[in-house]
């Protein structure tokens, strides 16, 4: 990306309709027989986020508790989603991943190993001095090298030194300040500082922003017709009309009922704007609405994939042709919509 196509037969489901029978004054209802056209998905799934709608709560606003989110800008009804970018990790690359605020507010933790794990430390070692039975031992200096570890209190090099050490210097890193570029995340450059401030917030916590609760098993309820609907005080708009609510009369139905209920932030195509997500305009389309819950099965042909056989082309990898056999997944709407995640025969990158 896609979720095979066409035809015939039988079946399921709900809609419209014709005829017949019964009830009824009628409208209509019930039953039977036919006809016509409709009937799952890209994920209908998980129910993980965000909304619509409904009921409950609430004067309004704020605070606390609890939960969530966490780079910038944009998109969107909204989002924890999407797009473009920044920084960091991975990859030769196309690309891909990121729980990406704060460790200089406080508390806490850092297993094992190791001398030492955050008020550093000295096992081996290096250097100076002393002693000696020449194996070492003692005193002092050091932290470069070795060792341990996920991590050892900046790194590399030169100088320096008894040996060493930011002790001095250069570069890198880090911090502070400044300049320039950028809408911003951030980037580039310069000056100064010898280096302070290890890691963990997927520990508590701090900061900023967001959030009332429950869910269609929410919730609502007779339908149609007629009259009134007022001098004044039902609603809609200040008035009139109209409409609705309401009152009365008649007819019909009976709850395992009716409604909510499927036209919606809807889909397709084209043009325009935008890098894109997306937006605007025009034209066209209407596409399940059941409710213990339908959408299925068989056969034939075609297409696709796999295996086998036959003959052919090609040096070969392989290619197409004919025939036979086999295969087609994941999964099933249940109020609706936008996402995310997961599943999946086949094909493509």
């Nucleotide at each position: 990306u896609g979720a095979g196509g066409c035809g015939c037969u039988c079946g399921c489901u709900g809609g419209c309709u014709u005829c017949c029978g019964c009830c009824g004054c009628a409208a209509g209802g019930c039953g039977g027989a036919g006809g016509c056209g409709g009937g799952a998905g890209g994920a209908a799934a998980g129910u993980c986020c965000g909304g619509g709608c409904u009921c409950c709560g609430c004067a309004g606003a704020g605070c606390a508790a609890g939960g969530g989110u966490g780079c910038a800008g944009g998109c969107c009804a909204a989002c924890g989603g999407c797009c473009u970018g920044u920084c960091g990790g991975g990859g030769u690359g196309a690309c891909u991943c990121g729980a990406a605020g704060g460790a200089a507010a406080g508390u806490g933790c850092c297993a094992c190993a190791g001398a030492g794990a955050a008020c550093a430390g000295a096992c081996c070692g290096c250097c100076g001095g002393g002693c000696c039975u020449c194996g070492g031992c003692c005193c002092g200096g050091c932290a470069a090298g070795g060792g341990u570890g996920a991590a050892a209190c900046g790194g590399u090099g030169c100088g320096g030194c008894a040996a060493g050490a930011g002790c001095g210097c250069a570069c890198c890193g880090c911090g502070u300040c400044c300049u320039c570029g950028g809408a911003g995340a951030c980037g580039a450059g310069g000056a100064c500082g010898g280096c302070a401030g290890g890691g963990c917030a997927a520990a508590c916590c701090c900061c900023a922003c967001c959030c009332g609760g429950a869910g269609c098993a929410a919730g609502g309820c007779g339908g149609g017709g007629g009259u009134c609907g007022u001098c004044a005080c039902g609603g809609u708009u200040g008035c009139u009309c109209g409409c609705c609510a309401g009152a009365c009369c008649c007819c019909c139905a009976g709850a395992a009922g009716c409604u909510g209920c499927u036209c919606g932030a809807g889909g397709g195509c084209g043009c325009c704007g935008g890098c894109a997500a997306c937006g605007g305009c025009g034209c066209c389309c209407c596409u399940a609405g059941a409710g213990g819950a339908a959408u299925g099965a068989g056969c034939g042909c075609c297409a696709c994939c796999g295996c086998c056989g036959c003959a052919g082309g090609g040096c070969a990898a392989c290619c197409g042709g004919c025939g036979g056999c086999g295969g087609g997944a994941c999964a099933g709407a249940a109020c609706c919509c936008g996402g995310c995640u997961u599943a999946c025969g086949a094909c493509c990158u």
This is a predicted structure of a 349-nucleotide RNA (Bacterial RNase P class A) from a soil metagenome. Its Rfam family is "Bacterial RNase P class A". From the family's description: Ribonuclease P (RNase P) is a ubiquitous endoribonuclease, found in archaea, bacteria and eukarya as well as chloroplasts and mitochondria. By type it is a ribozyme. Model confidence (mean pLDDT): 77 of 100.